A computed fold for a 1640-nucleotide part of an RNA from Candidatus Azoamicus soli, annotated as large-subunit ribosomal RNA, half A. The prediction has a mean pLDDT of 83.
Context: one part of a larger RNA
RNA sequence: UGCACACAACGGAUGCCUUGGUAAUAGGAAGUGAUGAAGGACGUUAUAGCAUGCGAAAAGCUUCGGUGAGUUUGCAAGUGAACGUUAUUAACCGGAGAUAUCCGAAUUGGGAAACCUACUUAAUUUUUAUUAAGUAUUAUUAUUUGAAUACAUAGAAUAAUAAGAUGAACUCGGAGAACUGAAACAUCUAAGUAUCCGAAGGAAUAUAAAUCAACUGAGAUUUCGGUAGUAGUGGCGAGCGAAUCCGAAAAAGCUAAUCUUGUAAUCUAUAAUAAAUUAUGAUAGUAGAAAUACUUGGAAAAGUAUGCAAUAUAGUGUGAUAGUCACGUAUACGAAAUUGUAAUUUAUGUUUAUAAGAUAUUUAAGUAGGCCGGGACACGUGGUAUCCUGGUUGAAAAUAGGGGGACCAUCCUCUAAAGCUAAAUAUUACCUAUUAACCGAUAGUGAACAAGUACCGUGAGGGAAAGGUGAAAAGAACCCCUGUUAGGGGAGUGAAAUAGAACCUGAAAUUGUGUGCAUACAAGCAGUAGGAGCUAUAUAUUAUAGUGACUGCGUACCUUUUGCAUAAUGGGUCAGCGAGUUAUCUAUUGCAGCAAGCUUAAGUUUUUUUAAUGUAGGCGUAGAGAAAUCGAGUCUUAAUAGGGCGUUUAGUUGCAAUGGGUAGACCCGAAACCGAGCGAUCUAUCCAUGGCCAGGGUGAAGAUACAGUAACAUGUAUUGGAGGUCCGAACCCACUAAUGUUGAAAAAUUAGGGGAUGAGUUGUGGAUAGGAGUGAAAGGCUAAUCAAGCUCGGAGAUAGCUGGUUCUCCCCGAAAGCUAUUUAGGUAGCGCCUAACAUUUUAAAUUUUAGGGGUAGAGCACUGUUUCAAUUAGAGGAUUGUAACAAAUUUAUCAAGUUGAGGCAAACUCCGAAUACUAGAAUGAAUAAUGUUGGAGACACACUGCGAGCGAUAAGGUCCGUAGUGGAAAGGGAAACAGCCCAGAUCGUAAGCUAAGGUCCCUAAAUUAUAGUUAAGUGGAAAACAAAGUGUAAAGGCAUAUACAGCCAGAAGGUUGGCUUAGAAGCAGCAAUCCUCUAAGGAAAGCGUAACAGCUCACUGGUCUAGUCUUUAUGCGUGGAAGAUGUAACGGGGCUAAAACUAUAUACCGAAGCUACGAAAUAUGUUUAAACAUAUUGGUAGGGGAGCGUUCUGUACGCUGUAGAAGAUAUAUUGUAAGAUAUAUUGGAGGUAUCAGAAGUGCGAAUGCUGACAUGAGUAACGAUAAUAUGGGUGAAAAACCUAUACGCCGAAAGUCUAAGGUUUCCUGUUCUACGUUAAUCGAAGCAGGGUGAGUCGGUCCUAAGGUGAGGCUGAAAAGCGUAGUCGAUGGAUAGCAGGUUAAUAUUCCUGCACUUUUUUAUGUUUCGAUGGGGUGACGGAGAAGGCUAAGUCAGCUAUCAGUUGGUUUUGAUAGUUUAAUUAUGUAGGUUGUAUAUUUAGGCAAAUCCGAAUAUAUAAAACUAAGGUAAGAGUACGGGUUGACUUAUGGUCAAUUAAGUGAUUGAUGCCACGCUUCCAAGAAAAACCUCUAAGAUUAAAUAUAAAAAAACCGUACUAUAAACCGACACAGGUGGACGAGUAGAGAAUACUAAGGCGUU
Repeated sequence: UGCACACAACGGAUGCCUUGGUAAUAGGAAGUGAUGAAGGACGUUAUAGCAUGCGAAAAGCUUCGGUGAGUUUGCAAGUGAACGUUAUUAACCGGAGAUAUCCGAAUUGGGAAACCUACUUAAUUUUUAUUAAGUAUUAUUAUUUGAAUACAUAGAAUAAUAAGAUGAACUCGGAGAACUGAAACAUCUAAGUAUCCGAAGGAAUAUAAAUCAACUGAGAUUUCGGUAGUAGUGGCGAGCGAAUCCGAAAAAGCUAAUCUUGUAAUCUAUAAUAAAUUAUGAUAGUAGAAAUACUUGGAAAAGUAUGCAAUAUAGUGUGAUAGUCACGUAUACGAAAUUGUAAUUUAUGUUUAUAAGAUAUUUAAGUAGGCCGGGACACGUGGUAUCCUGGUUGAAAAUAGGGGGACCAUCCUCUAAAGCUAAAUAUUACCUAUUAACCGAUAGUGAACAAGUACCGUGAGGGAAAGGUGAAAAGAACCCCUGUUAGGGGAGUGAAAUAGAACCUGAAAUUGUGUGCAUACAAGCAGUAGGAGCUAUAUAUUAUAGUGACUGCGUACCUUUUGCAUAAUGGGUCAGCGAGUUAUCUAUUGCAGCAAGCUUAAGUUUUUUUAAUGUAGGCGUAGAGAAAUCGAGUCUUAAUAGGGCGUUUAGUUGCAAUGGGUAGACCCGAAACCGAGCGAUCUAUCCAUGGCCAGGGUGAAGAUACAGUAACAUGUAUUGGAGGUCCGAACCCACUAAUGUUGAAAAAUUAGGGGAUGAGUUGUGGAUAGGAGUGAAAGGCUAAUCAAGCUCGGAGAUAGCUGGUUCUCCCCGAAAGCUAUUUAGGUAGCGCCUAACAUUUUAAAUUUUAGGGGUAGAGCACUGUUUCAAUUAGAGGAUUGUAACAAAUUUAUCAAGUUGAGGCAAACUCCGAAUACUAGAAUGAAUAAUGUUGGAGACACACUGCGAGCGAUAAGGUCCGUAGUGGAAAGGGAAACAGCCCAGAUCGUAAGCUAAGGUCCCUAAAUUAUAGUUAAGUGGAAAACAAAGUGUAAAGGCAUAUACAGCCAGAAGGUUGGCUUAGAAGCAGCAAUCCUCUAAGGAAAGCGUAACAGCUCACUGGUCUAGUCUUUAUGCGUGGAAGAUGUAACGGGGCUAAAACUAUAUACCGAAGCUACGAAAUAUGUUUAAACAUAUUGGUAGGGGAGCGUUCUGUACGCUGUAGAAGAUAUAUUGUAAGAUAUAUUGGAGGUAUCAGAAGUGCGAAUGCUGACAUGAGUAACGAUAAUAUGGGUGAAAAACCUAUACGCCGAAAGUCUAAGGUUUCCUGUUCUACGUUAAUCGAAGCAGGGUGAGUCGGUCCUAAGGUGAGGCUGAAAAGCGUAGUCGAUGGAUAGCAGGUUAAUAUUCCUGCACUUUUUUAUGUUUCGAUGGGGUGACGGAGAAGGCUAAGUCAGCUAUCAGUUGGUUUUGAUAGUUUAAUUAUGUAGGUUGUAUAUUUAGGCAAAUCCGAAUAUAUAAAACUAAGGUAAGAGUACGGGUUGACUUAUGGUCAAUUAAGUGAUUGAUGCCACGCUUCCAAGAAAAACCUCUAAGAUUAAAUAUAAAAAAACCGUACUAUAAACCGACACAGGUGGACGAGUAGAGAAUACUAAGGCGUU
């Protein structure tokens, strides 16, 4: 480590249960709201939370009824404090009242909902103040008032009444998509649907004929069943689709146009309102029969026994299953109060009705109709009637008018242009009662639980998980281990604790412990077949169980494919969930009823699962024809004939199955389209208002001075300080590289880089948005989303595409072809499959007979093509020839024709098979063929052989034909190997025989036999070509007259032949190539020389000796022969008279073939039988048949179960399979036979869904390398906590303050499960308690951009714009400073000293008075210089310490040397007029004000202004000393006491946007000052003093961050203020101070 068993852990399936859901039925009610709703916020209990109730009168108050012995709501107990107990009111239930904070239509005004802020009147009161009521807008009505403008009107005011908002569906109306379907798409469809908007009601709409009908008539509307998928309509496509009439439900009709009389009467009639009475309901309730014993058990309701009740045996509960125990049930009864319905009566009431009479002749006009454009009608403009109307026209008057589907006539019918009307119909958020062949915790609502919760998102919006101890908490006293409230062991409770709170049952994955066997030389889809050894059991063996050394064979599943072990798809594992359903129409089949008939629908009624009724309608019984029409016939035709379709008889209704249509239609899956909303906290641009940019360079214009010019110009110097100027920090950006890439980070870090006074950058508030915005333009950005955002909806869009589709057995069993196709991976018809029925021998095959043909082959007669030869016209050349033309001869040429020989052909044929095909006949029993009907699948094919095309007579190529196999086929062979060879698996057998192929070993069977071949390991890869390899056969030559080969010898002379040549002598070259001697010897075959020479050869002789040489055919071999990890081209070993090859022969092996034996099924036949016989039984898509199991219903008040159900675990038995049965253990309350019925009915796969658990793996990592070390303390435990001492880091920050945001994180105590990337005694963690104090700080007042917006304008609606007004800071205005104090707050508390506003009172003075006028408020950039202060430094001074050689009246070191607002003064400086008087056509009226103008006076003026100084201010602060107390490394209190000055440097702060300069020319309003109008005149104003008041909200803590935005205690991002020392230009950089840290 594997297997097995046992016991555990983890986990939460299964079973059982149900508090919660789902779908309905019956009845009720269908609204609520200014008398303040719906919905919320905040409160409220002796109470911290959630839920429920309630509202400051707050889990409640009053009263009337009912009921009543207990009560103070639930989670939820405990403690505490109360009330009540027979009714005099505890509590509870019901009726009616009271109260009812704040928000919300929200209504005093405002507003960021639950907050801020008024005014008026009245009452009370002590001034303060309290209480109550009122004050929105719009409409209508009424009244009053009232401009320009006389009357009047607009406008204004007051009063009354109403409206507003909300709510699930239903209803009517206004506006109105798209996906989709049409296999594309545009009319059309989807659909007047979705959606938005308006309005109403309990229903709504419609409704009393200017209607239909058809010559008879009906008599409002609405709804249901038919008519009918008919008539129609329609790219006449997809589709859409009436009416009349019939049967039903329910039924109901009316008002209004003229006048007069009378007002008598209330006889008659009638609506409404109010009341009463009666009846019957609703909202609480009351009574309500009948049982005991024993047994088992923890418990009786079980079992046994004997009773009883029943108008009650519905149901639930009670310690297991209860008529008789409890609540109930049947039945009967009941209301003070409120209220529904019905009837009756009374009253009110009249602009009511009725009555009588008369007159009149009235009858709805921009209407009907026409025309143009649209819409609705089933009807798409069509021949289109009818209805509505945007435009434009435009009648008649009952002697008239409308309609009857163009139109006209006739006829019939009705009377428009005014209105009301119940019921039958639609819907159910809500209330009551009831039901279920509905669910039972992954189900049923999203939600059985503090669920629309937690959580996510800026927002619209999205949206979970999570049930069970026990009968009863009897919930474990006490003891022990331990740091422990963790966990465990005893004890105890209980029927049970393996029911112990992580709690019923407790499966699987997964993880362990123990025991047995196996395993460390061994190679694999892990099994299967055989099997040694070891172990255990007992019925002691030939048994059973476990393990399994070793051996044979053996490449998972699914899907998709021609084809997958495939290295093609899918699945980590397990459990649960997860896909052909339902409605309707239709076709066929089966079963059932009735039958020339069958059958009802809506509805009605009933005892309401049903039965009865209902005959409207449907199908059938007759067809033919376009139709008229005729009819067993009819149509065609002038007619006959012929022909077409019919006639010769079965339907119909229901149930079930299967297929089709319409619906989402087997499930999951798009990218998209459209509608309505939500988003500019990111980002783009813009608007308003604020902020920021260290420091250093350069030196434009201009100016001044001088020079210069007639004057300009010009020059020099100085001054000056311009610039989309330069260098360079902050700040902004993002060019390069590296790192990072499961990051520190969903875009960063490090090192460099670019811009850095500008088209700069940034904060706050606001504007613009989805075919739209914005865009210095990249299709960029619009919340981590952009060639059209996000959310919800149409919606289950559509998907000819991919994937998936769940139990068993039996029978048959395809196709990958043709035709068509915007068709080619789809579909349809045919072919091929299947089932039923019919026909009943018609099929294949064999034999035979008869046919036609033009393929293979062959041939060359035709058509073409082609080689050679002969022959021969002709042509060309040459020669001869002629004066010339002729003519003749000739031939390296070409050549028709002819002849001979030889070829070729898919588009040649004088010929011509085999097969195939057609027809006839015979045989032919195989359940073959044919037909009809139902159901399909399939129309991607693959390879091999043969015949062709294309290609290259390439391809595992492509395309046809033909046959086979695979596909859909296993078995044997080919090493392995879909398609090749053999052979078609019903099942079993440790039987036999064979096929292909084999027989040395691996490996079953021949080391078999005979005769040969091969030597190459050929066999066991390959060509042209090459070769004395070798076997066989044949032909020819030479050879005892001595061959072939070898050896010995010769190989000569003319001649150096001739020519040529410098030379050429056999051998450079040219021509010629003779003769002689010979046995033989070339005017030379080769080497060689300058040329000769020389060496060979041919040829000849000798020697030797018997065969030798050449050619051809053929068998088997050889070379040719180079590749990549490793032999690697027999499967390996290995094989040589073979284990190779050839030929022959015999035997054997060899398959799921065949046979034998046994068993089963299917079909057919025979037959008494379920017996025999025969045949058959591979199978994908697919068709058909038969079954198993699951849940629920009836059967079932039955059977079964505490003497132990279901479920779980294991074993045994059994069936052909799905499965079934039994036993044991666990479990602790249900289960259910049989036969039927109904389905959410069977899982391994869908990158399926949910949960649990693995693997990787004890692996990566632990988030800036600023840094730690040691002592002490605490503690169970200390690297990390506290403390001390060292060390280190930041220091324009990693310090301090603040805005936003967060929202308690702040402080103290305590705890350490979880959180903290480790530990933790610690913490921003858990628990508990505490903490935020304001007239002056901020909010408030004012206005900007912008929002909103009375009236108003516009718009289908919703709404949009906008005046007055109103809101709105990022700006304006505005009164407090210093010190002290807490664990935690302070400009807030305390001390001290100040200041502001308002009111009242007192005194004095007086022209006051506004929402109006005027002033002021009030404003840009850059630059330069000055004066100051903050701050620093130095000196002096003070305290303390040190004091070595000098210094001690000083040398050194350390620390300190501080003080505000305010009041007074009015300086450096800045501005330029100021004061007084007069005039007045302006400032919408007025003005004494402003403006304008004039006069006089004045420069020692007026206004403004930092700073300084003085007061404030000492008993403050300040270091030290002494003492006391205490909870003691510390703290508190008291006493006492030091210096507290000068110089220097000097801001980016102040004077001050003051000055200079520039062009781009730089908010508003209020506060404040002043003036008058209306008006008022001791009311009011003002000055001084005193007194009083100054409400409300924020205030903790964090804040370059561990608290904000980034999912995190995240290397990122985040506005403003302060900003020390040394060096330095500097806010750079380096090191440091204060201060803070060492980054878990």